[in-house]
RNA sequence: GGAGGGGUGGGAGAGCGGCCGAAUCCGCCAGUUUGGAGAACUGGUGUACCUUCUUGGUACCGCGGGUUCAAAUCCCGCCCCCUCCGCCA
Numbered sequence: 001g002g003a004g005g006g007g008u009g010g011g012a013g014a015g016c017g018g019c020c021g022a023a024u025c026c027g028c029c030a031g032u033u034u035g036g037a038g039a040a041c042u043g044g045u046g047u048a049c050c051u052u053c054u055u056g057g058u059a060c061c062g063c064g065g066g067u068u069c070a071a072a073u074c075c076c077g078c079c080c081c082c083u084c085c086g087c088c089a
Stems, first nucleotide, its partner, number of pairs: 001085007010026003018069001027045006046060005062078005
């Protein structure tokens, strides 16, 4: 350099344009259980800002744009990672 695949929450990882701020597993927190742990089970669990408690709202899926009523999903540019091929030495 060429071809292909990928970047999603603390980690892994799914995600037909709308039901997605996002399944599931792990982790973490709380509880049940136990003499106490472990295991098991139940519930919860991103960040920031705004809002009148309750609660609700907005933004964020590598970064920046675009298409669309609507984008994690489609398109463009850039960055990074992986696989294969090639080139120089």
The prediction has a mean pLDDT of 81. The RNA shown here (transfer RNA) has 89 nucleotides and comes from a Candidatus Bipolaricaulota bacterium. It matches the Rfam family "tRNA". Rfam links the family to the GO term triplet codon-amino acid adaptor activity. Rfam classes the family as a transfer RNA. The sequence was found in a public genome assembly.